[in-house]
Molecule: Bacterial RNase P class A
Organism: Moraxellaceae bacterium
RNA sequence: GGAGUCGGCCGGACGGUCGCUGCUGCCGCAAGGCAGGGGAGGAAAGUCCGGGCUCCACAGGGCAGAGUGCCAGGUAACGCCUGGGCGGCGCGAGCCGACGGAAAGUGCAACAGAGAGCAAACCGCCGAACGGUGUCGCAAGACAUGCGUGGCAAGGGUGAAACGGUGCGGUAAGAGCGCACCACGAGUCUGGUAACAGACCGGUACGGCAAACCCCACUCGGAGCAAGACCAAAUAGGGUUCCAUUUGCGCGGCCCGCGCAGGAACCGGGUAGGUUGCUUGAGCCCACUGGUGACGGUGGGCCUAGAGGAAUGAUCGUUCUCGACAGAACCCGGCUUACAGGCCGACUCCACUU
Numbered sequence: 001g002g003a004g005u006c007g008g009c010c011g012g013a014c015g016g017u018c019g020c021u022g023c024u025g026c027c028g029c030a031a032g033g034c035a036g037g038g039g040a041g042g043a044a045a046g047u048c049c050g051g052g053c054u055c056c057a058c059a060g061g062g063c064a065g066a067g068u069g070c071c072a073g074g075u076a077a078c079g080c081c082u083g084g085g086c087g088g089c090g091c092g093a094g095c096c097g098a099c100g101g102a103a104a105g106u107g108c109a110a111c112a113g114a115g116a117g118c119a120a121a122c123c124g125c126c127g128a129a130c131g132g133u134g135u136c137g138c139a140a141g142a143c144a145u146g147c148g149u150g151g152c153a154a155g156g157g158u159g160a161a162a163c164g165g166u167g168c169g170g171u172a173a174g175a176g177c178g179c180a181c182c183a184c185g186a187g188u189c190u191g192g193u194a195a196c197a198g199a200c201c202g203g204u205a206c207g208g209c210a211a212a213c214c215c216c217a218c219u220c221g222g223a224g225c226a227a228g229a230c231c232a233a234a235u236a237g238g239g240u241u242c243c244a245u246u247u248g249c250g251c252g253g254c255c256c257g258c259g260c261a262g263g264a265a266c267c268g269g270g271u272a273g274g275u276u277g278c279u280u281g282a283g284c285c286c287a288c289u290g291g292u293g294a295c296g297g298u299g300g301g302c303c304u305a306g307a308g309g310a311a312u313g314a315u316c317g318u319u320c321u322c323g324a325c326a327g328a329a330c331c332c333g334g335c336u337u338a339c340a341g342g343c344c345g346a347c348u349c350c351a352c353u354u
Stems, first nucleotide, its partner, number of pairs: 001350010012319007020039002023036005041325001045336002048334005053224004065220005070084005085099001086097004100215002105213002107209002122156002124152003130148002132145005164182006183204001184202002187200005228276004238267006247261005283302008320323001
C1' cells in the first nucleotide's frame, strides 16, 4: 500500500419566527392566558419467541396435544446469549450447523439396474473335478472345448445409496483369507463437571432416512391494555320500604282483601360519557470489583415522550461531506428484516521498503 474478518458508535449541525401536545408555577369564576421546561428509533417495523402486569380457570397425578433437542453456564424467562465439543467451509483472522436415539418397534426408497436389505450375478474373471461334445487311439486313456454343472465378486455397468476404503501379500481367479494404515465398536484404561478426546484391544458384525411414524429427556392452563379497575347521566328497566287505594282493570255476581296502574325515599346493576391502568423500570450513566465470557455484586449520580382520532410540524437564515431506512400507543428481554453515508478499535492474508 492492497484485500479481508470481527466488535463498537454516529445517522446533518447551529440559530430565528409561527404552531401542536403533556408537566410545573403564576393569573383568571370559567373559557383560557403568560413564563419555564420535556417531546420517537436503532430499528419505534415484522408481531416470530420469552417474560412482567391484568382477568378467568385450577386438589394431586396421568393420558392426549404443542414446543425444544450436542455439553456446561448466564438469565425473570426464552427457540436468546456466552464458553466448550463435534462436523463442514476458508491459506488465515474467522464463519456456518433442527447437532438426542436407526442394536425398542413399524415403515420408506421414484427411475435406472442382475441385485435396494437377513441382497444379487447382466457384462466379466477363473477352473478341466463331474456330465456333454470333438480329435487321436484296438482299448485303457490322452488332448481340446467354458456348452451344462461349478468357484468368484477384482474390474465394467446402474443408481442418491450396492453388506467397509487404500495398499501389500495371498490365490486357479478371488475374498478381512492374512497384514499395515484409515474407518468402525454395547470393550478396557486415562483426561475432562460434561459433550467428547487419546491410548490399548477387538473383529468386519452394525448401510441410509426420525424436517416418516415412533422412543427418550425437558418445558408448556386460557385470553389479552378493546386486559382490567373506579365514577356514572338522560331514558328505560329491577329490588326494598312507606303513602294513597278516590278511580279503573283482574280474582266468573257482591263484600273484605290481594295484585297491577299512581306518588315519595333508598339500594344495586349498568348504556352513553368520564377517570384510571400510563410510564420509576428485570431502568440509564460512572467508578470499583468477581468471572475466560454471557453476566453478577457494591457504591455514587440521573429521571429521559405518555397521546387518546391520536402531538413531535412548518418556514427562514448560516453552514457541511447535502443527509438512508423509517414514526411510539401497557411495558421489558431477544430474534429477524430495512438502512445513503461516515467514524473508532482489535485481528488476518498478500506485496514492497528499512